[in-house]
Context: one part of a larger RNA
RNA sequence: UCAAGUUAAGGGAAUUCGGCAUAAAUAGUCCCGUAUCUUCGGUAGAAGGGAUGUCUAUUCUUUUCCAUGAUUCAUUGUGGGGGGGAGUAGAUCUCAGUAACAAGGAUGGCACGACUGUUUACCAAAAACGUAGCUGAGCGCAACUCCGAAAGGAUUGGUAUGCUCGGUGAAGUCUGCCCAGUGGUGGUGUCUAAACACCGGUUUCAACCGGUCGAAAGCCCAUCAAACGGCGGGCCUAACUAUGAGGCUCUUAAGGUAGCGUAAUGCCUUGUCAUCUGAAUGGUGACGUGCAUGAACGGCUUAACGAUGUUGUCACUGUCCCUAACUUGCACCCUCCGAAAUCAUUUACCGGUGAAAAGGCCGGUGUCGUCUAGUGGGAAGCGAAGACCUUGUAGACCUUUACUGCAACCUGUUGUUGUGAACUUAUUAUGAUUGCUUAGAGUAGGUAGGAGCGUUGAAGUAAACAUUUCGGUGUUUAUGGAGCAAAAGUGUAACACUACCCAAUUUUGAUAGGUCCACUAAUCUAAAGAAAUUUUGAGACAGCAAUUGGCGGGCAGUUUGGCUGGGGCGGCACCCCGCAGAAAGAAUAUCUGCGGGGCCCAAAGACAAGCUCAUCCAGGUCGGAAAUCUGGAGUAGAGCGUAAAGGCAAAAGCUUGUCUGACUGUAUUUUGAAAAGCAAGGAAUGCAGGAAUGAAAGUUGGGCUUAACGAACCAUCGAUGAUUUUUAAUGGAUCACGAUGAUGACAGAAAAGGUACCUCAAGGAUAACAGGGUUGUCGCCCCCGAUAGUUCACAUUGACGGGGCGGUUUGCUACAUCGCUGUCGGCUCUUCCUAUCCUGGAUGUGCACAAGCAUCCAAGGGUGUCGGAGUUCACGCAUUAAAAGGGAUCGUUAGCUGGGUUAAAAACGUCGUGAGACAGUUUGUAUGAUAUCUACUAGAUGUGUUAUUGUCUGAGUGGAAGGACCCUCUAGUACGAGAGGAACGUGGGUUCGCAGCCUCUGGUCUACCAGUUGUUAUGAGCAGGCUGGGCAGCUACGCUGUAGACUGAUAAGUGCUGAAAGCAUCUAAGCACGAAACAGUUCGCAAAACGAGACAAUUUAGGCCGCAGUAAAAGACUGCGUUGAUAGAAACGGUGUGUACGCAUAAGAGCUUUGGCGAUUUGUUCAGCACGCGUUUACUAAAAGCCAUAUUUUAUCUUACUAAG
Repeated sequence: UCAAGUUAAGGGAAUUCGGCAUAAAUAGUCCCGUAUCUUCGGUAGAAGGGAUGUCUAUUCUUUUCCAUGAUUCAUUGUGGGGGGGAGUAGAUCUCAGUAACAAGGAUGGCACGACUGUUUACCAAAAACGUAGCUGAGCGCAACUCCGAAAGGAUUGGUAUGCUCGGUGAAGUCUGCCCAGUGGUGGUGUCUAAACACCGGUUUCAACCGGUCGAAAGCCCAUCAAACGGCGGGCCUAACUAUGAGGCUCUUAAGGUAGCGUAAUGCCUUGUCAUCUGAAUGGUGACGUGCAUGAACGGCUUAACGAUGUUGUCACUGUCCCUAACUUGCACCCUCCGAAAUCAUUUACCGGUGAAAAGGCCGGUGUCGUCUAGUGGGAAGCGAAGACCUUGUAGACCUUUACUGCAACCUGUUGUUGUGAACUUAUUAUGAUUGCUUAGAGUAGGUAGGAGCGUUGAAGUAAACAUUUCGGUGUUUAUGGAGCAAAAGUGUAACACUACCCAAUUUUGAUAGGUCCACUAAUCUAAAGAAAUUUUGAGACAGCAAUUGGCGGGCAGUUUGGCUGGGGCGGCACCCCGCAGAAAGAAUAUCUGCGGGGCCCAAAGACAAGCUCAUCCAGGUCGGAAAUCUGGAGUAGAGCGUAAAGGCAAAAGCUUGUCUGACUGUAUUUUGAAAAGCAAGGAAUGCAGGAAUGAAAGUUGGGCUUAACGAACCAUCGAUGAUUUUUAAUGGAUCACGAUGAUGACAGAAAAGGUACCUCAAGGAUAACAGGGUUGUCGCCCCCGAUAGUUCACAUUGACGGGGCGGUUUGCUACAUCGCUGUCGGCUCUUCCUAUCCUGGAUGUGCACAAGCAUCCAAGGGUGUCGGAGUUCACGCAUUAAAAGGGAUCGUUAGCUGGGUUAAAAACGUCGUGAGACAGUUUGUAUGAUAUCUACUAGAUGUGUUAUUGUCUGAGUGGAAGGACCCUCUAGUACGAGAGGAACGUGGGUUCGCAGCCUCUGGUCUACCAGUUGUUAUGAGCAGGCUGGGCAGCUACGCUGUAGACUGAUAAGUGCUGAAAGCAUCUAAGCACGAAACAGUUCGCAAAACGAGACAAUUUAGGCCGCAGUAAAAGACUGCGUUGAUAGAAACGGUGUGUACGCAUAAGAGCUUUGGCGAUUUGUUCAGCACGCGUUUACUAAAAGCCAUAUUUUAUCUUACUAAG
């Protein structure tokens, strides 16, 4: 120092992120008294007051014991004793009476959550979870839901007042609009839709194809938001302005209602106003275009509650101003026992260098060795193969409308699987009926026959039924008793009657289905039973099995490009072409610069012939600058499909003629791809064939050249070829060649996200902090001198421009660090710089004085307090001489703090379908360690300095030891018209700093004294039990000093003399002044100052040992040791406390059996007790003793010689 405690004058939260620390204060019981709000229960122990001991007497009450009386024999009366409770009165003591222990601080706003409760065992206790209440959905029991492969089980031996699954979260008051999207539910059908079945096609079979039938599902139509969710913009407008009730318009599924609102939600933002404060990034109340509030993802209020968050007030305090003292423990010292991490080393400082941050390198300086206690600056210290970041064709978990599957569920068909009826569909057979444009008397199906048909009963009439194109037609019955057709006419067609056929309707039967009802015998089920079985219910359904289609993050496996001045976002620099870069061979990079391509053309292709373009000049009807025409000049200034470059004039351009070579086969070279290999694609050159054109030579395998593109698999195509099977042939299959279809991430995987719950590997190949480099930006300086300054650039101002310096801003870079250099701010503490804020010295002034403005020198000293915010910064209040700016790994985390940033939990707003995300907000949330080296602060010790001791010197080194201010006098003077208003110098004080001290004041004072509570027979003790005092010591809040005048050399500056330069000039030679800065004066350290000093004394000194303290962690230091006051003890003094015990007394409240009891009082008594102080005094202990005693010279012994002795 630390840990745990005790106490602090004055102030009282000024501390701090925050009253953290329950540090202090409050506290028990009784009485009084209690606001506001309220769900009337509460809040409430609200708040705030008063009382409280002991003794004496007494009242009431309760309980118990003893004695005695009475009786109804378990009660009661009387007397006495003990215990408890509630009072009353009087007396009395203390600083203090719940005297110890024990034992709420109170209160006012606001947010959130209703409440009690639960939670991350081991960093989060919360606003999260839960909750009662509200609400939605499923489910009628062989239930829904859940577990299981199944058997089986939970719910449940419960039954809708129930169970299950969601949402919301007491109560109060409310809960708006939207069904377009997603989802749920319901419904409908000439829609789409699988398998089975049936029919048809392919000559047969098989495979295959088509059709019919047609489930769930989709589509379609509704409905549902307390389902997932959503809830606009522009313009104009009212007699000042402003605002906009209102209007117009676009648009949506609907356009946010009531409420609330700068909020746990508001970016801007410290919004504006009010209030609380001296001062408020805070709190509260308002306001409202709300980046981005909002109604059961519930909105708004709300009493009570909360170790929740936030902000005031009172009380209280060492949180602080500003620290101090004390106690115990650790530490330190002695003895014993005795780890771990770590571990290259023989381990200085400064500057430089260097992988840009060195104990080791270079240069310089310093340094004798060793130990001890401390402090934590450094060892980019130790601990952990960085959690951030990036990378990995590494993971994991989670999500989803990623890809691909699987369970579950829905669904058709078949099997298990039987009987009967009704209705119905299709096909077929049979009978019957019907067939309306217009014209025509009219309801004309078509064709053929046809001149007849009809008493075997025509037309007509009545009724019924059916049908209808509403005109009619048909059938049956009754009546009736002769007509209809032909001819004519109308029309595409002509009619009676008969036959056949078409279409539609319909009767009956058969075949094949469908729907529905019923049955019982499969099957299931309930009950009884040991079982066989019987009975009940259901029933060909269900279940089970097979198969079909649908749905399907419930589950699983995976994927989720690359480049990149980190990554992401953006972009494409990912395949090609031209030019520049590219440095005269080739090649050559960047998210370098300027531009293009992913086509087009049957002529814009091939050949031949002819011609010459753009532009200008001259001429010329309309005609103009510019139309067509004529003449001339015209190396290209045109054109050549498209970029640019290169190229081209009897052409590669333009025009005309004839054509299709925009051919087939084959071979080679080249480019693609420098110097290995390499595909597609592109280009060039031959040969053969057969062509085009030209008189011919020749040219032509697309386009003046350089861009215009795509593997394998698979599919389709081909009068293409080959092989194979049956073979008489077709057809099928396989292969080759060619064509078409695409991979543009372009030598070509089939592919979405989250992770802050995260993991692994690697990387300083790559980001965030700090360093290095750079310095656009930033800060400062200078040059120029427009403008302003009445005049006048330079008292002051300093545009447009220009040049530098610094390395405190912000960038850029990616050099060092990812087997780890702790990240913002504050606190603490030190040092440096000056570009100086104050203080000191000067100059200029648009300097009268005063106060300023600007500049020069100067870094000795100083540069503060408070409010809100985590803040640095900035802002504010009041002071001040001034409240300067910076560096030191944005100094300082093996120094503190941990408010912020930046983990796990949670909430809001926003974004996202979601998992989740947000340089948005909000609440909460572990800061390791015994110091090895070095460094520093102190203390010892050894050796050296050639004996020892003592006294000094001072090379060197340290300090600020002082800094600043105020007042008086000077002086109301100088100055000034006045208003105002100095200075040199003198004296006094204040504040900050430094040093010392304890007389005073204050603190402490576990030496001591006293009081007192509980316990205790008494005494003592009970973590000083509490309370009141308090000497010495230590201390600050106290006191004293910090003085006085200076000296030297200078800075800016002021001068003297004085030339260069006959003058002038502070300078060149010379001389003199001039500052808090420098050096002295002053105070410390300092012979280890290796140049190791001087002087004096002496042959000893010294140490061990003992008693101690002017000293002290250990060592050391100082005093003493019988020739002695060193310590103890004793005596006296002084000091502290405050008047002891005992005895006596009392005028002691009173009581009394008269013996006495009684808190207390007075005297004895400034007593008693105590003492780290002073003086005196040898009574006790310092007894006795031990170690050690140098150097030089000579001689001798020992020894082989030395050394040593």
The prediction has a mean pLDDT of 81. A computed fold for a 1205-nucleotide part of an RNA from a Candidatus Pacearchaeota archaeon, annotated as large-subunit ribosomal RNA, half B. NCBI's taxonomy places the organism under Archaea, Nanobdellati, Candidatus Pacearchaeota. Its Rfam family is "Archaeal large subunit ribosomal RNA".